[in-house]
RNA sequence: GAAGCAAGCCAGACCGCCGCUGGUGCGAUCGUGGAAACACGGCACUGGAGGAAGGUCCGGACUGCGCAGGGCGGCGUAGCAGCCAACGGCUGUCCACCGCAAGGUGAGGAUCAGAGCAACAGAGACGAGCCGAUUCAGUUCGGGUGAAACGGGCAAUCUCUACGCGCAGCAACACCAAAUAGGCCAGCGUUGAUGUGGCUCCGCGGAGCUGGCGGGUAGGUGGCACCGAGCCGUGCAGUGAUGCACGGCCCAGAGGAAUGGCGGUCACGUGCAGGCAACUGCACGCACAGAAUCCGGCCUAUCGGCUUGCUUCACAC
Numbered sequence: 001g002a003a004g005c006a007a008g009c010c011a012g013a014c015c016g017c018c019g020c021u022g023g024u025g026c027g028a029u030c031g032u033g034g035a036a037a038c039a040c041g042g043c044a045c046u047g048g049a050g051g052a053a054g055g056u057c058c059g060g061a062c063u064g065c066g067c068a069g070g071g072c073g074g075c076g077u078a079g080c081a082g083c084c085a086a087c088g089g090c091u092g093u094c095c096a097c098c099g100c101a102a103g104g105u106g107a108g109g110a111u112c113a114g115a116g117c118a119a120c121a122g123a124g125a126c127g128a129g130c131c132g133a134u135u136c137a138g139u140u141c142g143g144g145u146g147a148a149a150c151g152g153g154c155a156a157u158c159u160c161u162a163c164g165c166g167c168a169g170c171a172a173c174a175c176c177a178a179a180u181a182g183g184c185c186a187g188c189g190u191u192g193a194u195g196u197g198g199c200u201c202c203g204c205g206g207a208g209c210u211g212g213c214g215g216g217u218a219g220g221u222g223g224c225a226c227c228g229a230g231c232c233g234u235g236c237a238g239u240g241a242u243g244c245a246c247g248g249c250c251c252a253g254a255g256g257a258a259u260g261g262c263g264g265u266c267a268c269g270u271g272c273a274g275g276c277a278a279c280u281g282c283a284c285g286c287a288c289a290g291a292a293u294c295c296g297g298c299c300u301a302u303c304g305g306c307u308u309g310c311u312u313c314a315c316a317c
Stems, first nucleotide, its partner, number of pairs: 001313010012266007020048007030041004050288001054299002057297005062169004074165005079093005094108001095106004109160002114158002116154002126151002130143004173222004183213006195204003230249008268285007
């Protein structure tokens, strides 16, 4: 220098203006909407997308329902050892395959329990035998083909073994709570109530009326923005996944769903023009994507770029 392998990182930066949305503090104890529950309204300070927020594939937290015990059935996993809250994830290692190598990939228990399957070729493909030659004698020898010819292969076909697994999911679920209808209780009412003629009187009229309670719905609040399987750093133990200790930090959150727009300067990439060159000017571009109960994984998408370690080859000393 060329070609690769592995691990990790960035995903434009800063300033100004205008917005959207969450939190905290202060203040008014007020106003608006609403029957209520509750929501909104001022000022100041402050937080506001990702490495995958994605697919919803696997595992958990959380919640409701279910649950004596055993068996059958169903689903999942599969070398060995370990990590982890758990896992189908991760780490180490053995074996097999791929690669010159660094490395990569693996649905890698069992075919001495049973069943099933095997294209083409071949006489014959899972039952043993068949064909040719030979011998006293299935006695001996040979057999093209094919992945496999009598002894085996496939468990990514059923099956067996071991281990694990209740069902549903935040539209879970909990609380507050109208109108209307229905329910229960009490009181009043055909000895005329409630209603109605504005009221009393007096009439009309004729079977309900009033109050309370409880369940569910609309609506509202919580769940839910988190002191957490939390993030960052250092040290120790371990080959490693990871664990422990110490220090620091508090870090988005709606509920039709905020995280945006404009301008400027600088950076990066591409193209064009100029220049011997360093560079200058102009134009264009800057991926995939976008939180929705939360967390750990896996998989998939991703312009361009950077760092570290390693391998092979070439050259120079």

Predicted 3D model of a 317-nucleotide RNA (Bacterial RNase P class A) from Sphaerotilaceae bacterium SBD11-9. The sequence is in RNAcentral, with records from ENA. Its mean pLDDT, the model's own confidence on a scale to 100, is 78. Rfam family: Bacterial RNase P class A. Its family is annotated with ribonuclease P activity, tRNA processing and dimeric ribonuclease P complex in the Gene Ontology. Rfam's curators write: Ribonuclease P (RNase P) is a ubiquitous endoribonuclease, found in archaea, bacteria and eukarya as well as chloroplasts and mitochondria.